Background
Predicted 3D model of a 504-nucleotide part of an RNA (small-subunit ribosomal RNA, 5' domain) from Campylobacter sp. WB1. It matches the Rfam family "Bacterial small subunit ribosomal RNA". Its family is annotated with structural constituent of ribosome and ribosome in the Gene Ontology. The full RNA is in RNAcentral, with records from Greengenes. Its mean pLDDT, the model's own confidence on a scale to 100, is 84. Taxonomically the source falls in Campylobacter (Bacteria, Pseudomonadati, Campylobacterota, Epsilonproteobacteria).
Context: one part of a larger RNA
RNA sequence: GAGUGAACGCUGGCGGCGUGCCUAAUACAUGCAAGUCGAACGGAGUUUAAGAGGGCUUGCUCUUUUAAACUUAGUGGCGCACGGGUGAGUAAUGUAUAGUUAAUCUGCCCCGCACUGGGGGACAACAGUUAGAAAUGACUGCUAAUACCCCAUACUCCUUUGGCUCAUAAGAGUCAUCGGGAAAGUUUUUCGGUGCGGGAUGAGACUAUAUCGUAUCAGCUAGUUGGUGAGGUAAUGGCUCACCAAGGCUUUGACGCGUAACUGGUCUGAGAGGAUGAUCAGUCACACUGGAACUGAGACACGGUCCAGACUCCUACGGGAGGCAGCAGUAGGGAAUAUUGCUCAAUGGGCGAAAGCCUGAAGCAGCAACGCCGCGUGGAGGAUGACACUUUUCGGAGCGUAAACUCCUUUUCUUGGGGAAGAAAUUUGACGGUACCCAAGGAAUAAGCACCGGCUAACUCCGUGCCAGCAGCCGCGGUAAUACGGAGGGUGCAAGCGUUACUC
Numbered sequence: 001g002a003g004u005g006a007a008c009g010c011u012g013g014c015g016g017c018g019u020g021c022c023u024a025a026u027a028c029a030u031g032c033a034a035g036u037c038g039a040a041c042g043g044a045g046u047u048u049a050a051g052a053g054g055g056c057u058u059g060c061u062c063u064u065u066u067a068a069a070c071u072u073a074g075u076g077g078c079g080c081a082c083g084g085g086u087g088a089g090u091a092a093u094g095u096a097u098a099g100u101u102a103a104u105c106u107g108c109c110c111c112g113c114a115c116u117g118g119g120g121g122a123c124a125a126c127a128g129u130u131a132g133a134a135a136u137g138a139c140u141g142c143u144a145a146u147a148c149c150c151c152a153u154a155c156u157c158c159u160u161u162g163g164c165u166c167a168u169a170a171g172a173g174u175c176a177u178c179g180g181g182a183a184a185g186u187u188u189u190u191c192g193g194u195g196c197g198g199g200a201u202g203a204g205a206c207u208a209u210a211u212c213g214u215a216u217c218a219g220c221u222a223g224u225u226g227g228u229g230a231g232g233u234a235a236u237g238g239c240u241c242a243c244c245a246a247g248g249c250u251u252u253g254a255c256g257c258g259u260a261a262c263u264g265g266u267c268u269g270a271g272a273g274g275a276u277g278a279u280c281a282g283u284c285a286c287a288c289u290g291g292a293a294c295u296g297a298g299a300c301a302c303g304g305u306c307c308a309g310a311c312u313c314c315u316a317c318g319g320g321a322g323g324c325a326g327c328a329g330u331a332g333g334g335a336a337u338a339u340u341g342c343u344c345a346a347u348g349g350g351c352g353a354a355a356g357c358c359u360g361a362a363g364c365a366g367c368a369a370c371g372c373c374g375c376g377u378g379g380a381g382g383a384u385g386a387c388a389c390u391u392u393u394c395g396g397a398g399c400g401u402a403a404a405c406u407c408c409u410u411u412u413c414u415u416g417g418g419g420a421a422g423a424a425a426u427u428u429g430a431c432g433g434u435a436c437c438c439a440a441g442g443a444a445u446a447a448g449c450a451c452c453g454g455c456u457a458a459c460u461c462c463g464u465g466c467c468a469g470c471a472g473c474c475g476c477g478g479u480a481a482u483a484c485g486g487a488g489g490g491u492g493c494a495a496g497c498g499u500u501a502c503u504c
Stems, first nucleotide, its partner, number of pairs: 001504004006500005013375006019368002021333001026331003030328003035078003040075002043072013085286003094211008104203002109199008117151004126141006157180002161176006185191001212258003219249003224246008261283004265276004288309005311322004339365001341364003347361001348359004378408004389398003413441006422431001448493005453474003459488005469476002
């Protein structure tokens, strides 16, 4: 000098765009953050209409049947593995770059071919009984489906056996053969379901190279290293197991200890490099702590399940409930970091045929000079160089065209009126009566902070008297202090200016 997610002191007019718990991965009151589909299904309820029957005051009411519309607890489907948060762990099971997968999977989506036949038994809801304070159950009975099961059919699919072609380290393609394997309806169309092949997207696995400090860590390792066989997985593999062999790593730093999410980037620097990893984007890991699996195309699952633990809460003491590192918000910690706001109008996501519903993603608004950028706090004229103040060699000098005064302007400001784009499409705008435009008023509403001995731009007076104090370094102060404190004047930057901390 440049920079910061900054903080502190003094000060503070406006706008645009950004940014805002770096500390306790501490504990959390309250509300919201993941639902949706009645065009999969049986019920239940409400309303309306029509028919039948009863009461009968003859136009009211009750019961029942049918039809339609609406609502939806339950079964079922899809979603909940995305989106959002945090960085505790992790020094390599991670990340970055380049590859391999002939060792793999992939719901929804797209393309192609073929199919969608027949039958059956349940379980919720519901009704009844019953346990419990509650959470939540238990038993009996009835019932539907795109829920579940069986049979049929199925070339390529899986599997057994054999052959051919290519390649040979594993292998790929193809032909035949034994055995096995599907489906779901609904409708006016539509929308679906199943098998196989391909695509797209996403994911898994593997390899090479790079990836902090420490030798006051020098030896480490028995599933350890390799083989055979088996199990397991979507898939290779000590991934796991049985047996066999005795290997494997290491001064090119093994093993241990400490620290740490990684990258694109960011800051600095002429560069090389150094430091760093907030916001935004990609990857990884985690979800009170530890462990485990279930469901599923996908999880070993933040707002799912089970077990154990700590903590908090409810209890009728028998037993139960919970997890903000989602958005707000609270306590605590701290030098320090915001609203318990509005809207789904846009963009995007989930479900749905759609209307639509949900969405603290997102879009907006609020708070904060926290940062960057822009604007303003007036312009021109005006010397009796006014008054005050400071200084003086008492003549004067400085403040100083500065003010007053005259003329002008209205960015801002205030008041009144109009008023968007963002919406694609005849509906739909939170922002918002916002931005912006017009008119009127009136210089009106708006300047501070640090410094002035040298480095370093800027000097005098008074007070103090090695005191009080200053200080980044050198150093000032003991009676004439340009260095302390005040005043006048000046210098620098300016809605900021200084200080502190950290980086280059």